This is a predicted structure of a 74-nucleotide RNA (transfer RNA) from an uncultured bacterium.
It matches the Rfam family "tRNA". Its family is annotated with triplet codon-amino acid adaptor activity in the Gene Ontology.
RNA sequence: GUCGGGGUAGCUCAACUGGUUAGAGCACAGCACUCAUAAAGCUGAGGUUGAGAGUUCGACCCUCUCCCCCGACA
Numbered sequence: 001g002u003c004g005g006g007g008u009a010g011c012u013c014a015a016c017u018g019g020u021u022a023g024a025g026c027a028c029a030g031c032a033c034u035c036a037u038a039a040a041g042c043u044g045a046g047g048u049u050g051a052g053a054g055u056u057c058g059a060c061c062c063u064c065u066c067c068c069c070c071g072a073c074a
Stems, first nucleotide, its partner, number of pairs: 001073007010026004019057001028044004050066005
C1' cells in the first nucleotide's frame, strides 16, 4: 500500500430485512437478610452507538470521508 473483520454502559457482548423507550451478564450504588461478612434476592444509576457528513418520514443498521484495533497479502 491492497483486501477482510471489528469499534455500542467501567468490562465482555446482543439489537431479527431501517420502525417509534438501545438491552443482557459481570462490576458499581442502595435496600432487605445476618451477631457480622460473603453468596443468593429486590431496586437503581450508568450510552452524543469511534468522529463527521449524506440518503430517508424515520439510521446502531444503508452510502461517503477520516481515526483506532486485529488478521491476510504485497